[in-house]
The part of an RNA shown here (small-subunit ribosomal RNA, 3' major domain) has 477 nucleotides and comes from Sulfidibacter corallicola.
Context: one part of a larger RNA
RNA sequence: UGACGGGGGCCCGCACAAGCGGUGGAGCAUGUGGUUUAAUUCGAAGCAACGCGCAGAACCUUACCCGGGCUUGAACUGCAGUGGACGUCGGCAGAGAUGUCGAUUCCCCUUCGGGGGCUGCUGUAGAGGUGCUGCAUGGCUGUCGUCAGCUCGUGUCGUGAGAUGUUGGGUUAAGUCCCGCAACGAGCGCAACCCUUGCUAUUAGUUGCUAACGCGUGAUGGCGAGCACUCUAAUGGGACUGCCUGGGCAACCAGGAGGAAGGCGGGGAUGACGUCAAGUCCUCAUGGCCCUUAUGUCCGGGGCUACACACGUGCUACAAUGGGCGGUACAGAGUGAAGCGAACCCGCGAGGGGAAGCAAAUCGCAGAAAACCGUCCUCAGUUCGGAUUGCAGUCUGCAACUCGACUGCAUGAAGCUGGAAUCGCUAGUAAUCGGAGAUCAGCACGCUCCGGUGAAUACGUUCCCGGGCCUUGUACA
Numbered sequence: 001u002g003a004c005g006g007g008g009g010c011c012c013g014c015a016c017a018a019g020c021g022g023u024g025g026a027g028c029a030u031g032u033g034g035u036u037u038a039a040u041u042c043g044a045a046g047c048a049a050c051g052c053g054c055a056g057a058a059c060c061u062u063a064c065c066c067g068g069g070c071u072u073g074a075a076c077u078g079c080a081g082u083g084g085a086c087g088u089c090g091g092c093a094g095a096g097a098u099g100u101c102g103a104u105u106c107c108c109c110u111u112c113g114g115g116g117g118c119u120g121c122u123g124u125a126g127a128g129g130u131g132c133u134g135c136a137u138g139g140c141u142g143u144c145g146u147c148a149g150c151u152c153g154u155g156u157c158g159u160g161a162g163a164u165g166u167u168g169g170g171u172u173a174a175g176u177c178c179c180g181c182a183a184c185g186a187g188c189g190c191a192a193c194c195c196u197u198g199c200u201a202u203u204a205g206u207u208g209c210u211a212a213c214g215c216g217u218g219a220u221g222g223c224g225a226g227c228a229c230u231c232u233a234a235u236g237g238g239a240c241u242g243c244c245u246g247g248g249c250a251a252c253c254a255g256g257a258g259g260a261a262g263g264c265g266g267g268g269a270u271g272a273c274g275u276c277a278a279g280u281c282c283u284c285a286u287g288g289c290c291c292u293u294a295u296g297u298c299c300g301g302g303g304c305u306a307c308a309c310a311c312g313u314g315c316u317a318c319a320a321u322g323g324g325c326g327g328u329a330c331a332g333a334g335u336g337a338a339g340c341g342a343a344c345c346c347g348c349g350a351g352g353g354g355a356a357g358c359a360a361a362u363c364g365c366a367g368a369a370a371a372c373c374g375u376c377c378u379c380a381g382u383u384c385g386g387a388u389u390g391c392a393g394u395c396u397g398c399a400a401c402u403c404g405a406c407u408g409c410a411u412g413a414a415g416c417u418g419g420a421a422u423c424g425c426u427a428g429u430a431a432u433c434g435g436a437g438a439u440c441a442g443c444a445c446g447c448u449c450c451g452g453u454g455a456a457u458a459c460g461u462u463c464c465c466g467g468g469c470c471u472u473g474u475a476c477a
């Protein structure tokens, strides 16, 4: 100087408390451990591994296993030699890779000697490796933590390590600012500049909108017309403790006015010096080591989907604030050409037929759902719950046996609120309800985004956890 303390002081954070909803019990989904297996590829390991890499394993992917093949190789570059094809179509063998037979088959220049391009074969130097080492590395990432810290120059002090500044008194979300001070300044962080949302003006008016006028319809901005309004999207305005009162030396704090918004208005992006030899050699790059008729590569099949168990994360429930049926409303954000696919017809349905329109403020996906109105059920393992299983189907795809999703009929399991323990959340939040997108042929209870309805509680900081500053002890570095 740090680090540590079941030392002290001060202060923060959904840290506790106060509340609301969960997990832990059940069934299922998913990840992991374990076990099993020819293989169940590999990585991730307290917080910060475990719906994680995987934003989508039937083949492919695929790295694993079994089997069948290849050896300058599936892809790439150079050199030497040699050939004119490579390929396409068809037959046969084969699980296929591949082999074989038949048909077809090069281009440019040329002095006609040849040269060049492309490509096959042979040889060679090289290739190739998701093989090892993340404790050899780059890059990227997690975490402490959006915590308020981490440092430097000069000066001063100290023999020196170092200190001072950065401590102190206030204040703040903040090393934010003020006052003081052997310090005076500065840098990286904080804040602001950026995006979005809340108010408003101007500009613009189609594909958007419809107040007035007119036309038309069973009805609808459907049409003429208009750009007021809504909206769209560009540029501005607006909030600054600016004003008032009180406190205070000041910084600032408490209250008030006006205002769409008030003291950082809400949300996002943004992550200092560093810590964990944290994670990743399987994104990529890369040193070293290792394999080279195999640890490379092609193909068929299987596996990653196993199942006595154990754990994590979720979904659906256990019902009446509910379930069934009928009727009737109201979003936002997205996405669409190898695509979205309307009307209409068929089917109980998944879906099929059909083809209009749309590269989309124009057309489609598209019915929002909870809610509201009416009605049935009356506390029961039930008209709750839907697992499991049987049968019959639909769709995608070369192909749904291992191993897809969905539909109909039948079946109707566990489950009556979950022990010890444990998680999230402070407002348009929790809870609850649906919608869209990425991945994607198909497959979502996961992920990311979007809106609808919309709470309760916070006395307080003694305690648990994490953190910041000062101080103290130390046999630790």
Base pairs, nucleotide, nucleotide: 001477002476003474004473005472007471008470009469010468011467012466013465015461016460019425020424021423022422023421026316027315028314029313030312031311032310033309034307035306042053043052064302065301066300067299068298069297070296077125078124079123080122081121082120083119084118087104088103089102090101091100092099093098106117107116108115109114128291129290131289132288133287137285138284139280140279141278142276144274149188150187151186152185153184154183155164156163157162168179169178170177194268195267196266197265199237200236201235202234203233204232205231208227209226210225213224214223215222240262243256244255245254246253247252318418322377323376324375325374326373327372334365335364336363339358340357344353345352346351384415389410390409391408392407393406394405395404431453432452433451434450435449436448437447
The source organism's lineage runs through Bacteria, Pseudomonadati, Acanthopleuribacterales, Acanthopleuribacteraceae and Sulfidibacter. The prediction has a mean pLDDT of 85. It matches the Rfam family "Bacterial small subunit ribosomal RNA". Its family is annotated with ribosome and structural constituent of ribosome in the Gene Ontology. It was read from a public genome assembly.